[in-house]
C1' cells in the first nucleotide's frame, strides 16, 4: 500500500411454503405448490468514510410445530 473487516449511500436482488389459533390477504391446486397485492430480505457490484471490526454461519409476514430453498465460508470432483 492492497485485500479481508466495520459503517453509510446507490444499484441489483435469490428466497418469501404448510398447519394451528382472532393474528398476511384473495383465487386456484393437493401432498408443504401456482398467480396477484401489500410487506420483508441475506447476498452481489460500485463509491465514500474508518480501524470501533472477526469467531459460534446468514435470509423470508408475532408465536409454535413442520417442509423445502437461496446465499456465504471450507474441502473435493468435473
Nucleotide at each position: 500500500c492492497a485485500a479481508a473487516c466495520g459503517g453509510u449511500g446507490c444499484g441489483u436482488g435469490a428466497c418469501u411454503g404448510g398447519c394451528g389459533g382472532a393474528a398476511c390477504a384473495u383465487g386456484g391446486g393437493u401432498u408443504a405448490c401456482c398467480a396477484u397485492g401489500a410487506g420483508g430480505a441475506a447476498g452481489c457490484g460500485c463509491a465514500c468514510c474508518g480501524a470501533u471490526a472477526u469467531g459460534a454461519g446468514c435470509c423470508g409476514u408475532a408465536c409454535g410445530c413442520c417442509u423445502g430453498g437461496g446465499c456465504g465460508a471450507g474441502u473435493g470432483u468435473u
Background
ZMP/ZTP riboswitch aptamer (pfl RNA motif) from Paenibacillus thalictri, 78 nucleotides, folded computationally. Rfam family: ZMP/ZTP riboswitch aptamer (pfl RNA motif). Rfam links the family to the GO terms regulation of purine nucleotide biosynthetic process and one-carbon metabolic process. The family has 185 seed sequences and 3,295 matches in Rfam 15.1. On this family, see Trausch et al., Chem Biol 2015: "Metal Ion-Mediated Nucleobase Recognition by the ZTP Riboswitch". The RNAcentral record of the sequence draws on Rfam. Its mean pLDDT, the model's own confidence on a scale to 100, is 77. The model forms 95% of the base pairs in the Rfam consensus. The organism belongs to Paenibacillus, within Bacteria.